[in-house]
Context: one part of a larger RNA
RNA sequence: UGACGGGGACCCGCACAAGCAGCGGAGCAUGUUGUUUAAUUCGACGCGACGCGAAGAACCUUACCAAGGCUUGACAUGCUCGGAAAUGUCGUAAAAAUACGGUAGCCCUUCCGGGCUCGUGCACAAGUGGUGCAUGGUUGUCGUCAGCUCCUGUCGUGAGAUGAUGGGGUAAGUCCCGCAACGAGCGCAACCCCUGUCCCAUGUUGCCUGCGUGAAAGACGGGGACUCUUGGGAUACUGCCGGUGACGAAUCCGAGGAAGGUGGGGAUGACGACUAGUCAUCAUGCCCCUUAUGUCUUGGGCUACUAACGUGCUACAUUGGCGGGUACAAAGGGCUGCACACCUGCGAGGGUGAGCGAAUCUCAAAAAAGCGGUCUCUGCUCUGAUUGUAGGCUGAAACUCUCCUCCAUGAAGGUGGAGUUGCUAGUAAUCGCGGAUCAUCAACUCCCCGGUGAAUAUGUUCCCGGGUCU
Numbered sequence: 001u002g003a004c005g006g007g008g009a010c011c012c013g014c015a016c017a018a019g020c021a022g023c024g025g026a027g028c029a030u031g032u033u034g035u036u037u038a039a040u041u042c043g044a045c046g047c048g049a050c051g052c053g054a055a056g057a058a059c060c061u062u063a064c065c066a067a068g069g070c071u072u073g074a075c076a077u078g079c080u081c082g083g084a085a086a087u088g089u090c091g092u093a094a095a096a097a098u099a100c101g102g103u104a105g106c107c108c109u110u111c112c113g114g115g116c117u118c119g120u121g122c123a124c125a126a127g128u129g130g131u132g133c134a135u136g137g138u139u140g141u142c143g144u145c146a147g148c149u150c151c152u153g154u155c156g157u158g159a160g161a162u163g164a165u166g167g168g169g170u171a172a173g174u175c176c177c178g179c180a181a182c183g184a185g186c187g188c189a190a191c192c193c194c195u196g197u198c199c200c201a202u203g204u205u206g207c208c209u210g211c212g213u214g215a216a217a218g219a220c221g222g223g224g225a226c227u228c229u230u231g232g233g234a235u236a237c238u239g240c241c242g243g244u245g246a247c248g249a250a251u252c253c254g255a256g257g258a259a260g261g262u263g264g265g266g267a268u269g270a271c272g273a274c275u276a277g278u279c280a281u282c283a284u285g286c287c288c289c290u291u292a293u294g295u296c297u298u299g300g301g302c303u304a305c306u307a308a309c310g311u312g313c314u315a316c317a318u319u320g321g322c323g324g325g326u327a328c329a330a331a332g333g334g335c336u337g338c339a340c341a342c343c344u345g346c347g348a349g350g351g352u353g354a355g356c357g358a359a360u361c362u363c364a365a366a367a368a369a370g371c372g373g374u375c376u377c378u379g380c381u382c383u384g385a386u387u388g389u390a391g392g393c394u395g396a397a398a399c400u401c402u403c404c405u406c407c408a409u410g411a412a413g414g415u416g417g418a419g420u421u422g423c424u425a426g427u428a429a430u431c432g433c434g435g436a437u438c439a440u441c442a443a444c445u446c447c448c449c450g451g452u453g454a455a456u457a458u459g460u461u462c463c464c465g466g467g468u469c470u
Stems, first nucleotide, its partner, number of pairs: 007470007015460002019423005026314008034305002042053002064300007073124001077123003081119003087104007107114002127288001129287003135283002137278003140274003147186004152181001153162003166177003192266004197234005203228001207223002211221003237260001240254001242252003316416001320375003324371001332363003337356002342351003382413001387408002390405003429452004434447002
């Protein structure tokens, strides 16, 4: 000077408390450990690993295993020599890569040679091999916590201190006052984006107040008012009134206002620390391999299964289940695509194919809600695991190992011990929609979007994390 203390003082945070919904019990999904295996590729391990890298493991991916091939190589550049375009197709052997053979085809030229390509040889290529404790880059966490530093001056023999401490006050080292300090920088805040109100401009593919047409549908004539679109602007600043306060900073109440004291979200992450993660995104030092630790192919594996743990989904029902009829979104995607209507099938689907590179067409049905009907407390008309048939889609291919549909089957489960998680408002809870990846899909994942829409907060003694002074 720091760090630490079951030392002290002050303060903050869904940290506790007050509440709501869960997890922990069941079934399934998924990740991990363990075990097994020829292989079950590798990484990640308290918070900060475990629906994580992986925003898609049948082949490919793929890094693993078995078997079979290749050795200047699947890929790059240069040199030497030689051949000739490249390449397609057929046959034989084979599981395939590949090998051999047949056939078609065969560059430009200034005639020196040049380009492309194949082969031979040589330099070299290649490595998801090792080291994240050699590194760059990048990321996580402390933490969006309010801190971290510097110049000059002053004090101290010095390490250092002061400034930054103190009194108030703030979300904030935010600001005010005081002070041997005066200033400055990185952070805070603001500037950026979305959202909430209004104004101006803009009217097609959007809209429809008034007028007209139409059986009806903004369908048509028409219109720019409104909604909305996307450009520009305005608005909020403790600005105003009053109280408190030290005449300060500020705080409390009120008015006006769409909004009030950072309006609500997002992006933004200081100095550093964790010898944190990543050599398997990429880059890279050193080491290692070079007829193999490289590379190609087929098949298998990453999907195993006594068991344990994490994260989810579905339930255990009546605030419910079932069938009927009927409303209301937002945000997205679409040409190897989205595909209406129509026909067909109980259905998954199939056929045909209007329109649309989309404010025009389409995916598209929103669901919960509301209406009326039925079931009546039972392992049931709850639940929907498992299993048996029969089908459908994608794809060379669905056995290992996809998804979906119909019929049948109808397991555990009667609200879950100790313990533990999330959340303070359009939030929790609940209900659906869309997208990414993607041939299909193991999505119950992840990232968005809207619908309905609560309870509670006396407070800071305690638990956890953090800040300041001592």
Predicted 3D model of a 470-nucleotide part of an RNA (small-subunit ribosomal RNA, 3' major domain) from an uncultured bacterium.
RNAcentral holds the full RNA, with entries from ENA, Greengenes and SILVA.